[in-house]
RNA sequence: AGAACGAACGCUGGCGGCGUGGAUAAGACAUGCAAGUCGAACGAGAAACUUACUUAGCUUGCUUUGAAAGUUUCUAGUGGCGAACGGGUGAGUAACACGUGAGUUACCUGCCUCGAAGUGGGAGAUAGCCCGGGGAAACUCGGAUUAAUACCCCAUGUGAUCGUAAGAUUAAAGGCGGCUUCGGCUGUCGCUUCGAGAUGGGCUCGCGGCCUAUCAGUUAGUUGGUGAGGUAAAAGCUCACCAAGACGAUGACGGGUAGCUGGUCUGAGAGGACGACCAGUCACACUGGAACUGAGACACGGUCCAGACACCUACGGGUGGCAGCAGUCGAGAAUCAUUCGCAAUGGACGAAAGUCUGACGGUGCGACGCCGCGUGGAGGAUGAAGGCCCUAGGGUCGUAAACUCCUGUCAUCAGGGAGUAAUUACUUGUGUAGUAACUGACACAGGUCUUGAUAGUACCUGAAGAGGAAGGGACGGCAAACUUCGUGCCAGCAGCCGCGGUAAUACGAAGGUCCCAAGCGUUGUUCGGAUUUACUGGGCGUAAAGCGUCUGUAGGCGGGAUGGUAAGUCAGAUGUGAAAUCCCGGGGCUCAACCCCGGAACUGCAUCCGAUACUGCCAACCUAGAGGGUCGGAGGGGAGUCUGGAAUUCUCGGUGUAGCAGUGAAAUGCGUAGAUAUCGAGAGGAACACUCGUGGCGAAGGCGAGACUCUGGACGACACCUGACGCUGAGAGACGAAGGCCAGGGUAGCGAAAAGGAUUAGAUACCCUUGUAGUCCUGGCAGUAAACGGUGCACGCUUGGUGUGGGAAGGUUCGACCCUUUCCGUGCCGGAGCUAACGCGUUAAGCGUGCCGCCUGGGGAGUACGGUCGCAAGAUUAAAACUCAAAGAAAUUGACGGGGACCCGCACAAGCGGUGGAGCAUGUGGCUUAAUUCGAUGCAACGCGAAGAACCUUACCAAGCCUUGACAUGUACGAGACCGGCCCUGAAAGGGGCCUUUCCUUCGGGACUGGUACACAGGUGCUGCAUGGCUGUCGUCAGCUCGUGUCGUGAGAUGUUGCGUUAAGUCGCGCAACGAGCGCAACCCCUGUCCUUAGUUGCCAUCAUUUAGUUGGGCACUCUAGGGAGACAAACCCUCUCUGAGGGUGGGAAGGUGGGGACGACGUCAAGUCAGGAUGGCCCUUACGGUUUGGGCUGCACACGUGCUACAAUGCCUGGUACAGAGGGAAGCGAUACCGCGAGGUGGAGCAAAUCCUCAAAACCAGGCCCAGUUCGGAUUGUAGUCUGCAACUCGACUACAUGAAGUUGGAAUCGCUAGUAAUGGCGUAUCAGCUACGACGCCGUGAAUACGUUCCCGGGCCUUGUACACACCGCCCGUCACAUCAUGAAAGCCGGUUCUGCCCGAAGUACGUGAGCUAUCCUUCGGGAGGCAGCGUCCUAAGGCAGGGCUGGUGAUUGGGAUGAAGUCGUAACAAGGUAGCCGUAGGGGAACCUGCGGCUG
Repeated sequence: AGAACGAACGCUGGCGGCGUGGAUAAGACAUGCAAGUCGAACGAGAAACUUACUUAGCUUGCUUUGAAAGUUUCUAGUGGCGAACGGGUGAGUAACACGUGAGUUACCUGCCUCGAAGUGGGAGAUAGCCCGGGGAAACUCGGAUUAAUACCCCAUGUGAUCGUAAGAUUAAAGGCGGCUUCGGCUGUCGCUUCGAGAUGGGCUCGCGGCCUAUCAGUUAGUUGGUGAGGUAAAAGCUCACCAAGACGAUGACGGGUAGCUGGUCUGAGAGGACGACCAGUCACACUGGAACUGAGACACGGUCCAGACACCUACGGGUGGCAGCAGUCGAGAAUCAUUCGCAAUGGACGAAAGUCUGACGGUGCGACGCCGCGUGGAGGAUGAAGGCCCUAGGGUCGUAAACUCCUGUCAUCAGGGAGUAAUUACUUGUGUAGUAACUGACACAGGUCUUGAUAGUACCUGAAGAGGAAGGGACGGCAAACUUCGUGCCAGCAGCCGCGGUAAUACGAAGGUCCCAAGCGUUGUUCGGAUUUACUGGGCGUAAAGCGUCUGUAGGCGGGAUGGUAAGUCAGAUGUGAAAUCCCGGGGCUCAACCCCGGAACUGCAUCCGAUACUGCCAACCUAGAGGGUCGGAGGGGAGUCUGGAAUUCUCGGUGUAGCAGUGAAAUGCGUAGAUAUCGAGAGGAACACUCGUGGCGAAGGCGAGACUCUGGACGACACCUGACGCUGAGAGACGAAGGCCAGGGUAGCGAAAAGGAUUAGAUACCCUUGUAGUCCUGGCAGUAAACGGUGCACGCUUGGUGUGGGAAGGUUCGACCCUUUCCGUGCCGGAGCUAACGCGUUAAGCGUGCCGCCUGGGGAGUACGGUCGCAAGAUUAAAACUCAAAGAAAUUGACGGGGACCCGCACAAGCGGUGGAGCAUGUGGCUUAAUUCGAUGCAACGCGAAGAACCUUACCAAGCCUUGACAUGUACGAGACCGGCCCUGAAAGGGGCCUUUCCUUCGGGACUGGUACACAGGUGCUGCAUGGCUGUCGUCAGCUCGUGUCGUGAGAUGUUGCGUUAAGUCGCGCAACGAGCGCAACCCCUGUCCUUAGUUGCCAUCAUUUAGUUGGGCACUCUAGGGAGACAAACCCUCUCUGAGGGUGGGAAGGUGGGGACGACGUCAAGUCAGGAUGGCCCUUACGGUUUGGGCUGCACACGUGCUACAAUGCCUGGUACAGAGGGAAGCGAUACCGCGAGGUGGAGCAAAUCCUCAAAACCAGGCCCAGUUCGGAUUGUAGUCUGCAACUCGACUACAUGAAGUUGGAAUCGCUAGUAAUGGCGUAUCAGCUACGACGCCGUGAAUACGUUCCCGGGCCUUGUACACACCGCCCGUCACAUCAUGAAAGCCGGUUCUGCCCGAAGUACGUGAGCUAUCCUUCGGGAGGCAGCGUCCUAAGGCAGGGCUGGUGAUUGGGAUGAAGUCGUAACAAGGUAGCCGUAGGGGAACCUGCGGCUG
């Protein structure tokens, strides 16, 4: 990712059907309605009508008065039934409240059904009404009078109750019809008693379903008994007395939460969560208490009392209870109309008509949910316009639209128009039971009068017209769907990972796309995924997790055989498991949702009858488990007593003299008062060398001199005894290193703390010198460790090899040796198997069984609070808020190490010469400036870009100008050539003006030029972190990879490692590897030798000729430039693994890659370059473009780099004289000659070059200088010049003369170089008018020294090891302190909630007592009595009060730690041997990480 919801919110919204809608404040409620009905129970009243009478009027058949009778209707009251149903809500309740199954011989049940029997006679009241009184009202008091199906008495007694029986007690009511001979008869509805049923309940019991043990003990009516009371009914339900019980680890008691269930949601299931609607049940009705009436209530729309609240009031007093239906306020994210109707269904009453019914049936509102329908269909390419993108070609939205032809659902309008209706009532008939019979009742059939809220709705028909009807979210991955613009770590997004710092598919917008659709998203919640609490179905060596160890209680589990039983278990049957729901089949609404019918299912519970394998239980057995016995050997097993020697220290004495001790080096310390050393004697404490061994013993901790005493366990042999006696083990108990504590001893050595000395930036440490507790003993406490095999205990099973300790048997032997077998321990290696891997592997981490303990992301935290224990230190049990997206394990590849092994390099060493000191040149930094343009910055920037800054260059600055532009292409218009010359202004550029003047033509125009306008040009502006290309560097280091195979779950490994060897991953051998590629080497170029070809401009041996290879001649040689040869460890000797190589020798021009060059693997450094050029994006456009003049890039307290020249005698000066190579030359090189001291000038032979020009110096020879600031050195400055160039002021080079600075070999430090090298000498070239060149790139001359060696420094390669690093040690990371925020603990207290105990007061009310007051029915001897009532009292008791506790919540000055926070402070504890190995427990100390002592562990 999915599904679901009584939902809410955002955006949007066409229709219908079916559902559903106060989840929060059981908060408060205005208004209306929600329970009445019966006149066929009763009296009374009112109204209407009819009848016959009566009174009055007159219009002579009408109006009116009065009383009577009758009929109908209505009404308050008496009476009956109902109001205990229906409807609402979920506060309380963890309970027999609910569910399920039983029980009730311990019970009730109005109305209903069936059956039996009765219904006779009489009496007194009372409401209403009337009269009077009180009160504002609510209401109330008194008098008179009246009825009943109201009340009472008598009779009867089927029956019922009590009683053994006799016997006693005990009921009723009439109403409405029909008939009548008026006496009655009869029907029906009632009434009374009893029995039975049905229905509905009460009570009891088994079982089941929440969290918490940081709630472990609870309980006095408590548990039971006897008796009494009480109830419809059992019962401590209540009371008196008696007894002391009852419940609890299978969780009592307490606390928290909660109505329960059918079911609902989810899930493969098992489960988990929930308990809206519908249905069953319970509880409640403003809060608390109480009873009355009744069949039923302790009563939602009844009563009484108390309280809170609200309302009315005349202030005296009253009234009220929406958690019924609507509705209002409030709180809230949030939940509707103050609607219609009793037509249907159901209920109450009634004989019935009927009345009542906010139950119910409907409608309305809300997309709240589910379901259905529509918003059009077909054709239609110029692929329109427009949008968007674009590589500018096009693509896409897109058949989409327009357009054409259709259709007509829904909505709209018009017309028609249902079903839901069956009854009841009246009437006719038939039948059934019953009756003497009829009627009636019931059933059926027919007829008559009617009854619709929804609603003129559903539905049907017609009309018109595509006309009225689409949105929401997403598009980085998870996860379907991509581009452009804007923004620039901003604004924002975000479920997780994470996006955004100028090219954002992630923000915002747009286009496009994807998904769903009248909805779509978001939020919340539940289940799922999550085998992530694991019953199904997990783990514990190292990831979280085995208690430190043993003994043992409860519990769990348990060997073989027999019989019984039948509790578990299995099978069958019966009852039940409500309906609805789910599933299957069928049916009805056009379909579906929805509804109806049937089936199955409801996995459960109970009962009965069976089965008996397994488990349990009972009985009696067995010996293989376990235990005992006898014999035997081994052992640092434990406790106590005694004894011993070595060593350290101390004391005394002897010898003896200047040191000792200590360290990286020292110092503190000891010593001339005689130490150390040495000899002798003594004292005292602690520990027991060697033996000593992955050897022994013990449960673990642990145990090591010897002897004795006491004592535990294991092992072997025998198979004698018991007969399952066993295993594990929550709680519990015991033991438990070191350190620590208490008391008393002891103290040699060692040694926390402390002191001193060192080290150091500091050093509260590491090192050193001292040294107290402690370490030792006795008695007690404590109870923890890396208490580790990081591995619980027990039993069984499963290939092996090889050690070792103890025992036994056999073989053999002289034997104790040896060999074989076996049991118990203890190790190593390894098979199967297991494991994430590492690894384990008969001593399992394998395969199984039983039991216990423990774990569930990291941090917070093994902490807080509470409890228990402790003298204390502390131990044990043990959370939460908050915070992070990780923390962790094993292994891999790298990188790194103040880890290890090997190897290489001018890396060190050995040498030569420099730099660093001086002056100057040059570059850089810095400073300065209008500007000192820009870039390069460790090696790998700094004589670098720059192979030439006076102008130009030039990018910088100041000032002056231009605007289609200095340059390119195109279009339009109008004009004309361009070129050239001249004038004015100006610093120039520029501006203004004058003169002169075209070509081609198809006559349209074109070429060319300048002008105007528009597209555009232009930018050394930014980004080298957007790029291409090129380059530097590691490094010319020897490495970097691939294919196939093999190994590994995998990352990866192997190959590429190993042994030799090499300059080399060079080669050989070996090898689960075999091959290959890029690198190495070689191929290429130069150079060194030879051969060959060719012979001018080169050469000259021979011949001739000359000043001169000048010329003839020649091409042998040199040389030139083409081709070829040669070198390959080839040959010989030696060494090694006899492979490859190495050492040596010869030959050779050259010998072990001959020397040099070009050539630079995979990659690293976001290395360098947008200013070489190219280039995406951004920016400027009368300027960030262009141009001109001048200035600057050359600026100077200073610092650095790279060089030149020197400091001198291996030198300098003067003179003489010899020998190169490689180059260059036409706006060029420039000879001979002449002039100038010289730079140079004049001049112009030759040369586009093996032809001409340029064409060495050091060296060598001779002379001078004589160690000095010099005949060294040449800076600086002055004067005079030369050359280039429009122009040498800023700012050129050179020359001459003069001047003659610093400098006498350079501190710390540092660079180059291994041979034609270093050093040293000159020559050439590019750039270029000239030059800053002392630079760069080349060339030749002269020409050394040294390398023992690889310990060390630096860099690199390979192997290995550790790692907490992977931006890779310039890494990571710890703690204090400071600041901010957040949650939390403690805290003097303060304020609530809840609960308990004791006491006080005590309403209403039941019961009981009393009742002197009052009293119609009954009795009476008439006096009274019985009975009742008021009143009073007692017990109980709500609310209230006082006092003291428990639990819980809020708040609280201050305080403790914790967490978090881009750039704070101090150190550097950990990770590498982390620089003192780390860690655990404990104790002391210290700013902090930490340090030290003691014991332990290896992680």